[in-house]
RNA sequence: AGAGUUUGAUCCUGGCUCAGGAUGAACGCUAGCGACAGGCUUAACACAUGCAAGUCGAGGGGCAGCGGGAGGAAAGCUUGCCUUUCUUGCCGGCGACCGGCGCACGGGUGAGUAACACGUAUGCAACCUGCCCAUUACAGGGGGAUAACACUGAGAAAUCGGUACUAAUACCCCAUAACAUCCAGGGAGGCAUCUUCUUGGGUUGAAAACUCCGGUGGUAAUGGAUGGGCAUGCGUUGUAUUAGUUAGUUGGUGGGGUAACGGCUCACCAAGACCACGAUACAUAGGGGGACUGAGAGGUUAACCCCCCACAUUGGUACUGAGACACGGACCAAACUCCUACGGGAGGCAGCAGUGAGGAAUAUUGGUCAAUGGACGCAAGUCUGAACCAGCCAUGCCGCGUGCAGGAAGACGGCUCUAUGAGUUGUAAACUGCUUUUGUACGAGGGUAAACGCAGAUACGCGUAUCUGUCUGAAAGUAUCGUACGAAUAAGGAUCGGCUAACUCCGUGCCAGCAGCCGCGGUAAUACGGAGGAUUCAAGCGUUAUCCGGAUUUAUUGGGUUUAAAGGGCGCGUAGGCGGUCGGAUAAGUUAGAGGUGAAAUCCCGAGGCUCAGCUUCGGAAUUGCCUCUGAUACUGUUUGGCUAGAGAGUAGUUGCGGUAGGCGGAAUGUAUGGUGUAGCGGUGAAAUGCUUAGAGAUCAUACAGAACUCCGAUUGCGAAGGCAGCAUACCGGCGCUCAACUGACGCUCAUGCACGAAAGCGUGGGUAUCGAACAGGAUUAGAUACCCUGGUAGUCCACGCAGUAAACGAUGAAUACUAAUUGUCCGGGCAGAAUGAUGCCUGGGUGAUACAGCGAAAGCGUUAAGUAUUCCACCUGGGGAGUACGCCGGCAACGGUGAAACUCAAAGGAAUUGACGGGGGCCCGCACAAGCGGAGGAACAUGUGGUUUAAUUCGAUGAUACGCGAGGAACCUUACCCGGGCUCAAACGACACAGGAAUACUUUUGAAAGGAGGUAGCCAGCAAUGGUCUGUGUCGAGGUGCUGCAUGGUUGUCGUCAGCUCGUGCCGUGAGGUGUCGGCCUAAGUGCCAUAACGAGCGCAACCCCUACCGCCAGUUGCCAGCAGGUAAAGCUGGGGACUCUGGCGGGACUGCCGGCGCAAGCUGCGAGGAAGGCGGGGAUGACGUCAAAUCAGCACGGCCCUUACGUCCGGGGCGACACACGUGUUACAAUGGCAGGUACAGCGGGAAGCCACCUGGCGACAGGGCGCGGAACCCGAAAACCUGUCUCAGUUCGGAUUGGAGUCUGCAACCCGACUCCAUGAAGCUGGAUUCGCUAGUAAUCGCGCAUCAGCCACGGCGCGGUGAAUACGUUCCCGGGUCUUGCACACACCGCCCGUCAAG
Repeated sequence: AGAGUUUGAUCCUGGCUCAGGAUGAACGCUAGCGACAGGCUUAACACAUGCAAGUCGAGGGGCAGCGGGAGGAAAGCUUGCCUUUCUUGCCGGCGACCGGCGCACGGGUGAGUAACACGUAUGCAACCUGCCCAUUACAGGGGGAUAACACUGAGAAAUCGGUACUAAUACCCCAUAACAUCCAGGGAGGCAUCUUCUUGGGUUGAAAACUCCGGUGGUAAUGGAUGGGCAUGCGUUGUAUUAGUUAGUUGGUGGGGUAACGGCUCACCAAGACCACGAUACAUAGGGGGACUGAGAGGUUAACCCCCCACAUUGGUACUGAGACACGGACCAAACUCCUACGGGAGGCAGCAGUGAGGAAUAUUGGUCAAUGGACGCAAGUCUGAACCAGCCAUGCCGCGUGCAGGAAGACGGCUCUAUGAGUUGUAAACUGCUUUUGUACGAGGGUAAACGCAGAUACGCGUAUCUGUCUGAAAGUAUCGUACGAAUAAGGAUCGGCUAACUCCGUGCCAGCAGCCGCGGUAAUACGGAGGAUUCAAGCGUUAUCCGGAUUUAUUGGGUUUAAAGGGCGCGUAGGCGGUCGGAUAAGUUAGAGGUGAAAUCCCGAGGCUCAGCUUCGGAAUUGCCUCUGAUACUGUUUGGCUAGAGAGUAGUUGCGGUAGGCGGAAUGUAUGGUGUAGCGGUGAAAUGCUUAGAGAUCAUACAGAACUCCGAUUGCGAAGGCAGCAUACCGGCGCUCAACUGACGCUCAUGCACGAAAGCGUGGGUAUCGAACAGGAUUAGAUACCCUGGUAGUCCACGCAGUAAACGAUGAAUACUAAUUGUCCGGGCAGAAUGAUGCCUGGGUGAUACAGCGAAAGCGUUAAGUAUUCCACCUGGGGAGUACGCCGGCAACGGUGAAACUCAAAGGAAUUGACGGGGGCCCGCACAAGCGGAGGAACAUGUGGUUUAAUUCGAUGAUACGCGAGGAACCUUACCCGGGCUCAAACGACACAGGAAUACUUUUGAAAGGAGGUAGCCAGCAAUGGUCUGUGUCGAGGUGCUGCAUGGUUGUCGUCAGCUCGUGCCGUGAGGUGUCGGCCUAAGUGCCAUAACGAGCGCAACCCCUACCGCCAGUUGCCAGCAGGUAAAGCUGGGGACUCUGGCGGGACUGCCGGCGCAAGCUGCGAGGAAGGCGGGGAUGACGUCAAAUCAGCACGGCCCUUACGUCCGGGGCGACACACGUGUUACAAUGGCAGGUACAGCGGGAAGCCACCUGGCGACAGGGCGCGGAACCCGAAAACCUGUCUCAGUUCGGAUUGGAGUCUGCAACCCGACUCCAUGAAGCUGGAUUCGCUAGUAAUCGCGCAUCAGCCACGGCGCGGUGAAUACGUUCCCGGGUCUUGCACACACCGCCCGUCAAG
C1' cells in the first nucleotide's frame, strides 16, 4: 500500500466481497507447563442454607452461662488433699438490657433518568459539616423517671400488656456567659440585595462524668481541614411521517418553609414564559476518565480499574441522626413466597458462596484476618465474603518445552511417474554420541514482618522520642536452590482455483457436495470426498457474531449534479448567509505571553524490580480543553465620517409574434337555398363500409356559422418560465443604447411563504365550422378490442373558477470577476463617406458557427464554459421493491405534495471500441437474377437413404457441406451383424524354459465344417557340448471394427480460388483500439496509379510447375515416305532417306511491345497492324488468417475407460439383397431431327501373360474346340453418331422395353436365398410431366460412342478418363441467393436461429 467482481475487450461511475486489527465472547478439533489478568453481556427472574456490622465493663444497673476466690454442708480417705452440693458479684469476665459511637463507609447492580444527571469552568455577600487540628472560655446546684431483673396476664407463634423496684456519660429544671440573636448611633469597604469595625441597650440557651491520678471524656464560640448542599455559562442520541407547548404556568408583592437561595409552598396582582438556533411528544440510553480502530480528522464502545449519579421486590412516606428519606432500619399500600391452632404472623442475595430458570454462554455453598484498609475500644483485642490467598475454565496476553549433533544402503513402507528404473517422503527413521529445561524421587529453603503490643534500657523540655530483646504467616514447605534417573512425560489445527503462501493421484459424474466474492461438479475436477505431498500458524488452530479500517462509499480534512444517482417548471421576496472604496474609534472574533485548572490510573518517552517478557514501580512528557490577566490591531465584526466604479433614479431618441380589452378583414371549410348538369362520387397497397336517379360529386350565384390566420418566415425577434404570429386602436409592462448634472452600497442569493405556470382534465354557463379520445361500421390479419378507411360523442373555442403536472430540456440554478482569436446575424450610438445612401472603421447589448489554452470517463464544452475563482440556494449516495404503502397536508374529483420498510440481486449504469446483425444507405462482383439451351419433379427400372420389418437386416455419413457417400465392385470369403458347433497361450507374432521329434507325406474313423480320436513312413550340421528348424507343454508379452472425433494426431469437406488476413517501426488515443488496409481512378484481384502520418514487410492474388495451341534445333525405331531405285493383285513391302507427319528432349514466342483515341497516371478502348495465339490465349495443379467443438477412434496412429473360458478367436448356415410407404441420384423412354434393315467412312486415352487373342471350324447367339503373334509406337482389344439406299406414316405403333415363361452359355468348391450374358416367346407403365427446382457463357451446353481401375464372375445404368459431331443467349443489375468494401443504428457478443415484454398453463 491494495485486490477480486458488470464487458468480446476498454475507460469511467457505482455497489458487493476480501486481505489487517480488536473482543467480558461462543462453537468445532486438539492440548505439556508456568506467571499475570479476566470470568451471567440473557430474567433489575425467583431464591433453600451458611456467612457479609458490630464494638465499648475505662458510662450504668446487674449476674443467665464460664473460670477463680471466700464461706457452709456432705462423701471418700493418704488428714489436708480431692470430689459433689449449697451460699456469696468478692474477682476475671459477661448472654440479654439501659447508654455511647458506628450502622449514610466498605461491597453490589445499571432498572429508571435526555436531566444541572454527567463533563468542564465559575459563583455562594444565600449554606451545613460528627469524628480530626488550633485558639479562647467554662463545667455551680437540683430533680423526676425508665429498661433489664422480679411477680403476673393474653397468644399456636411473632409479640404484646399489667403491677412493683432501680442506675447512669440516659432525661429534665435553675444559675452563669457572648463572639449567638434583636434594636439604635458612628466609621471604613464592596459586588445590587450588602460586608466589616466600634459604642450602648434588650432577649434566649450550656455541660458528665470515669480514673490505675498520668489522663480520657464533656459544653460554648471562632478559625482550619475534610466531606457535602445550591446556582450559572458551555458541551451532551434519533425521529418533523411529532409544530405548536404551558395555569403554579412566567413575573411581582407579602406570609410560611428550609442549613441555605428559589413558585419550594400559599394569598393577591399582572399576562406572561418556551419554540424552526427545533419547544412539546415519541423512541432509545446511566454519564465521564478511558478502550478498540484509524496517518489523522473521525467512527464505534462504556466489560475489568478509577470518579460521579441512580437504585435496593414494586410504589409512597417520614423518623432518628453531623450526615439517609437509609441494600442486610421503621411505617403504609401492592404482587409473590413461607408458617399457622385460621384468630394472625414472617420475608426481600442488583453483598460472598450456592440453587432453579432463561440462554450459544460465564467459576468454589474454599482458607485467613498474616499483610493493607475500615468500625469500636485507653489498650489487649473483637468484628470485617472489604481485602489477601487458594480452587475451576487455553477466556486473553506473555514466557518455556516437546530435544541437540552426527548419520546415505539416500533402507523398508507409502505416494507419483516417461515404470528392468527414477522422483518424493528424506538426515527424516534406524544407528552412534551428547544434553536434562520440563518430568519423577529425595533434600535444603529466603522473603512477604515493618509496626503495634509486651519486657527492659537511655535521653531530656516529664510524656514523648530512641535503642535492645521478644510475640505474630492464611497462602505453603509454595517460589527458589541442590542431588539422582533417563530422550525419557509432551503436536496439533486450518489451508493448498484466483484474490492468497502451498499440487499431484484415485473415487464421484450438475449426483454427492463445496462456496467470503468471482464461481466449481454433466467421465480425464490442482475448487466435491479420500490419499500422498506441500504451505502457514502453533498449545493452539479454525468457524461464527460484533466494531473500526480498507471505504475519498456522507467527502471539515476529502466527493459530486449535460449524458452515469443528482439543478427546484419559473419569478418575487422574508428570516438567514455573504458583501465595493478611503479614514477615525473600539477590541467581540483573531493573535502573543503569563497565571489557574485539566484527579489518579491509562497511552507515549526514559529509567528500576520480578532469571526474560507479559506484569509492575518511579520520573518526564502529554492531556490538543475551559477560565482569568496583560499586550497587539493586519483581517472580520461593531460604531462613526467621507467617496462613486456596484445598484437605483433622471435626459434624448429607439426596438420587438411582450400582455390585456373591444373592433375590423379576406381566403379556406362546412351547411342552407336556387340555377346548370348526369352517373357516379369518395376512399385505398387493393378494397369495402359511406354518399348518390327523392339528382350526388362537379360547377355558378346568394346567405349563414364557427375556428384558424397562407405568403412574408429565418439557427429572426420578444418574454422570468409556460409561451407569443392577419390588420389597426386604446391601456399596461420590459430590455438595450446615449448623456453624466441626482442618491450614495441602497447590493447578491434565498429555507418557509406568495404569485405565475403547456396540453389533457374538472365545475357552471355559452358556442360548435373543422379536427376528433370513447363508440359504430368496413378492411387487414391465424386473431386485430391496433396501424388503413367511412362516420362520430366528449373535447378542441369563449367567460368565470379549480387543478399544478410535462423529455416544464440547453436533460446544464442564480449573481459577480477574469481568461487567445476568427466569422455571420438582430437592435442602438459615434466617426468617415460633401447633408441623406451603399459601404468602411470604432463602440455597447442580444443571438449563432469554428476554434487556442484549459477542463472532461469520453462524447464533447470552450467569453452565452461543462475553463479559472468567490457567494448563496436546491439536489444525489448500488439496482429492483417504488415515487409504491401507511400517516399527514391540498383538491369537487381525477389526482398532487411529502415519502419508507420487509424482501431480493451482484450487479444496474455512462461514454467510447471491435465485430456480427438490420424487411438502413452507397459502391462492386458471381450462371446470382435476367436472356437462352437441356434436364429433374409424372412412368418403368437401377442405385443410395429414411421408415418399417427381422434372429440379424453390422457400422458410419444427415441443410447448404449426408443420400450411385466410406464401397475403385457383399453368392462363400469380404463381414464388423444373427443362429448353431468348437478353442482358452489362444487364429497370427515375439521372448524364455522344458520335453519330443525333421519338416512332411499318406491313410482310417467321426462330424455340417472347424475340430476330435487314431495308424504308417520320416530329421539336418557337429566327435561332443550344442545349434538350426518344427511340434507340444508352461510362463511373460496377446487380442478387441468394444466406448469416447466433445481428450487427440493425421487427413478431408465448406465459406472460397472469395480477396482478403496480419506484422515491424512511427504517429494518434488514458485505454480497448485506430492509422497503414481509408479516399479518387483502375483491376479478375489489398491488381496497380494518384493522394495521404505514415513508411515498409509477411501470408494470400499474380508469376514460377504440368497439359494444350505455333515455330525452330537435336534425335530417327517398332513411327513416317517427298525425291531416287526395286517390287506386288494390293500394301513403306524392300534398298534407302530425315524433307514432311509423328514421337520426345531442348529452346523461341505475347510484353498493352507498336499505332489511333480517352486519361495526371495506372489503365481502358479500336471488325487497328503484325501474329499460330492479344490483352489472364484455354485447361489443370496450387486453397491465406480463420469459421462450423463440421466429418472420420470402422483406413491408420494414439490418451483414457471397458471385456479376458469373452465384447477375443475358428467353422457351417443365414443376413447386409426384407417391403404398405417417403425422398435423393441416375438409366431407358414416351418417338419421324425418329425406329428398323442393308451398305460405307473417320478417333483418342488406355489395357494385355492364370492375359489380350488374329485366323480357322461349330453354334441363330452367348460361346466352344483348335491356334499365329505379342510383356507390345511392331501382335491383340470390331468406335458410334454421321453419310447413302430402302422401309415404317402418327398408332400405345415396326415407339417403349419393364415383367413373366421356356431353353441355354460362362465364371466359380458352390449361382436356391443372391451373378452376368444369349436365344425364343411375352410386351406393363409411359403420348413430354403440378407447385417447385438443377446444370451450363464455347470447342462450352447438348449429343455419340471408346477405354480403364476394382475384378474368378458381376448386379457398372455408377466413378475416372478419351476422343467424334457441335449450338443458342447475355438488354441489363430493379428484384431472389451468396460474397467484398465504405458508412449508419444497436439494449446483440452463444453475436437476429440474438436479446427481450406481457398473458395463460403446469410445477
Small-subunit ribosomal RNA from an uncultured bacterium, 1403 nucleotides, folded computationally. Its mean pLDDT, the model's own confidence on a scale to 100, is 84. It matches the Rfam family "Bacterial small subunit ribosomal RNA". Its family is annotated with structural constituent of ribosome and ribosome in the Gene Ontology. The sequence is in RNAcentral, with records from ENA and SILVA.